About this RNA
c-di-GMP-I riboswitch aptamer from Salipaludibacillus agaradhaerens, 89 nucleotides, folded computationally. Taxonomically the source falls in Salipaludibacillus (Bacteria, Bacillota, Caryophanales, Bacillaceae). The coordinates come from a structure-prediction model, not an experiment, and the mean pLDDT is 83. It matches the Rfam family "c-di-GMP-I riboswitch aptamer". About the family: GEMM was predicted in a large-scale screen for bacterial structured RNA regulatory elements. The RNAcentral record of the sequence draws on Rfam.
RNA sequence: AUUCAGAAAAGGCAACCCUAUCGAAAGAUCGGGACGCAAAACUGUGAAUCUAAGGAAUUAUUAUAUUCUAUGAUUGCACAGUCGCCUCA
Numbered sequence: 001a002u003u004c005a006g007a008a009a010a011g012g013c014a015a016c017c018c019u020a021u022c023g024a025a026a027g028a029u030c031g032g033g034a035c036g037c038a039a040a041a042c043u044g045u046g047a048a049u050c051u052a053a054g055g056a057a058u059u060a061u062u063a064u065a066u067u068c069u070a071u072g073a074u075u076g077c078a079c080a081g082u083c084g085c086c087u088c089a
Stems, first nucleotide, its partner, number of pairs: 005087002012037002016033003020029003035076001041082006047075004054069005
């Protein structure tokens, strides 16, 4: 120095809930708390799930409803690549 590993220490992220803001919604962002996480960092691909503004179809009769659809969104799902803190055994 590298690979594997994860005792300790210093840090990091933030499930879920709440406040405010944005959004058609799903959700996102800021702040607070902390379920957990050794990559729960980033990128790509795939997969799963959520929403339906817009679009399409159907019904119905003066009211709107139903179904499909992502170009929207989430992943603390998988695989691959890249970067990264510490060092007891």